Predicted 3D model of a 94-nucleotide RNA (c-di-GMP-I riboswitch aptamer) from a Planctomycetales bacterium. It matches the Rfam family "c-di-GMP-I riboswitch aptamer". About the family: GEMM was predicted in a large-scale screen for bacterial structured RNA regulatory elements. The model forms 95% of the base pairs in the Rfam consensus. Its mean pLDDT, the model's own confidence on a scale to 100, is 82. Lineage of the source: Bacteria > Pseudomonadati > Planctomycetota > Planctomycetia > Planctomycetales. The sequence was found by an Rfam model in a public genome assembly.

This record gives sequence, structure tokens and C1' cells, in this order.
RNA sequence: UCCUCGAAAAGGCAAGUCAACCGCAAACACGGUUGAUACGCAAAGCUGAGGGUUGUGUGAGCUUGUUGUUUUGCACAAUAGCCUAGCUGCCGAA
Repeated sequence: UCCUCGAAAAGGCAAGUCAACCGCAAACACGGUUGAUACGCAAAGCUGAGGGUUGUGUGAGCUUGUUGUUUUGCACAAUAGCCUAGCUGCCGAA
């Protein structure tokens, strides 16, 4: 120095909740920003590449005439704090 690994230290991120403001708005609710707080995270840094999950639309099936805590396919979107994968990275005990 590098790989593995994750003690300590210094920092980092921030689920959810609360407050204020803004957007929609009659209001609630929802979304965003800021502040406080803090569930947790050794990549909870980045990337939707492969899966998973969720939402919307749509086709087909089962059913029952309306239909549905329904089965399955496709498209789009979300989720990186679900997993795998790729890239980068602070510190240096055993």
C1' cells in the first nucleotide's frame, strides 16, 4: 500500500413524529421545503441492470346477471431504508 473484516475514534445519512411555510384546496387529506427530534444504517453514497414488492391503466380467465379481499399477462411509474449486481468511498483494532 492492497484485500478481507468491522473494535475504537471523528464525522455522515435520516424512517417516523412535531412545528412553520408553500402548492392543490372550502376544509380534511396529500405533496414539497426548512427547523427540531430520532427508528435505524459500515456504504441507509451513486446506478432501476436482474428479481421482489407497491400504485395506475389495460387484455384474458374463473365466477354471477351486477360483481370480486379473485388468477394471470402486458405497459408505465414508484421503491437504492427489500434482495442480487456494478461503480466510488472515511477510519484502521483483533